[in-house]
Molecule: Bacterial large signal recognition particle RNA
Organism: Anaerolineae bacterium
RNA sequence: UCGUGCUAGAUGGGGAGCUAGCGGUGCCCUGUACCCGCAACCCGCUCUAGCGGGAUCGAAAUCCCUCUCGCGGGGCGCUUCUGCGCAGGUGACGUUCGGUCACGUGGUGCGGAGGAUUGGGUCCCGCGCGGCAAAGGCCUGUGAACCCCGCCAGGUCCGGGAGGAAGCAGCGGUAAGCAGAUCCCUUUGGGUGACGCGGGAGUGCCUGGUCUGAGCCGGCGAACCGGACAGCCUCGUACGGAGCGUAACAACAGAGGGUGCACGG
Numbered sequence: 001u002c003g004u005g006c007u008a009g010a011u012g013g014g015g016a017g018c019u020a021g022c023g024g025u026g027c028c029c030u031g032u033a034c035c036c037g038c039a040a041c042c043c044g045c046u047c048u049a050g051c052g053g054g055a056u057c058g059a060a061a062u063c064c065c066u067c068u069c070g071c072g073g074g075g076c077g078c079u080u081c082u083g084c085g086c087a088g089g090u091g092a093c094g095u096u097c098g099g100u101c102a103c104g105u106g107g108u109g110c111g112g113a114g115g116a117u118u119g120g121g122u123c124c125c126g127c128g129c130g131g132c133a134a135a136g137g138c139c140u141g142u143g144a145a146c147c148c149c150g151c152c153a154g155g156u157c158c159g160g161g162a163g164g165a166a167g168c169a170g171c172g173g174u175a176a177g178c179a180g181a182u183c184c185c186u187u188u189g190g191g192u193g194a195c196g197c198g199g200g201a202g203u204g205c206c207u208g209g210u211c212u213g214a215g216c217c218g219g220c221g222a223a224c225c226g227g228a229c230a231g232c233c234u235c236g237u238a239c240g241g242a243g244c245g246u247a248a249c250a251a252c253a254g255a256g257g258g259u260g261c262a263c264g265g
Stems, first nucleotide, its partner, number of pairs: 001265006009057003012030004020046005034054005063258006072249001075246005081241003085237002087234004094229007103221003106217003114212009123200006129193002132189006139180004148173004156165003
């Protein structure tokens, strides 16, 4: 110096978070760098810090160290920057709400505003009258083999006779009952009535009379008063974002240096 075979080692790394600490699974950034099993109310380890099994490369562009660069995430500090809130202040101008007034406009008014007074109705209670409904009475009809009435054929009984008595059927009438429908009478009832009388109530509504005689209303606009909001301000406050700075960490990339064993040429 070359070849062959081994070994150390390599086959991704980092950030935040979790953790006593170290890794992993999960999230994020880089980037392309084996496989299987375990694993976030977790899995495995103990400063030697994933565990278990297997595969490939393997002494150098591939391993280790140092330096340069700085994708990226996080920490800290600053900034009269910015977003959304809260607190305080203001809230003239702007928006909106409420009220006052009766200036404008509009409506209405001598076919009488407004005011005063008075009557009636509507409302409540009672009585009366009517009507409706119901019940009863009245009326009509029917209705008792006998135990209702009247007249009682025949027959029966009493009597010497004249005559008399009871009395069935039948006829007539009637009681209880049954049926009927107008008027009439009585009683009862009401979610009955453009009805009458009396009493009561009376804020409201409708309507009539009398006196007086010019305003009344308040829609819209204006003015004034009051309130709320918007807006604005705060070297007040909380959180987030942006910018700047700082000390670390840090992928990839680049540069330099270092590092085995065995055999053979």